[in-house]
RNA sequence: ACUGACUCAGGGCACGACGGGGGCGACCCCGAUCACGCAAAGCCACGGGUCUCUCUGAGACAGCCGGGCCGCCAGC
Numbered sequence: 001a002c003u004g005a006c007u008c009a010g011g012g013c014a015c016g017a018c019g020g021g022g023g024c025g026a027c028c029c030c031g032a033u034c035a036c037g038c039a040a041a042g043c044c045a046c047g048g049g050u051c052u053c054u055c056u057g058a059g060a061c062a063g064c065c066g067g068g069c070c071g072c073c074a075g076c
Base pairs, nucleotide, nucleotide: 002075003074004073012038013037016034017033018031019030020029021028022027036063042069043068044067046066047065048064049061050060051059052058053057
C1' cells in the first nucleotide's frame, strides 16, 4: 500500500427519546439514562444533493452520495 471487521484485543461514535441551553429557522451544544446503527458514524462544506431564512444573498446537514486528509487492530 492492499484486504478485512463481534476474526483477536483495546475499545470508539451515538439514530431517536428525555431534561437544560443557543439560533428567526434548518439545526447545534451540554447531561444521567437508553442505544437505531456504524470499520472510519474521525476531521474537512471541494463537487452533487436535501433543508432553512432576515431570500438575487446568507446559512444548515460530514449518520445523503462522491472526493480529500488523518487513525486503531488483524491478515498479507
Model confidence (mean pLDDT): 83 of 100. A computed fold for a 76-nucleotide RNA from a Fimbriimonadaceae bacterium, annotated as c-di-GMP-I riboswitch aptamer. Its Rfam family is "c-di-GMP-I riboswitch aptamer". Rfam's curators write: GEMM was predicted in a large-scale screen for bacterial structured RNA regulatory elements.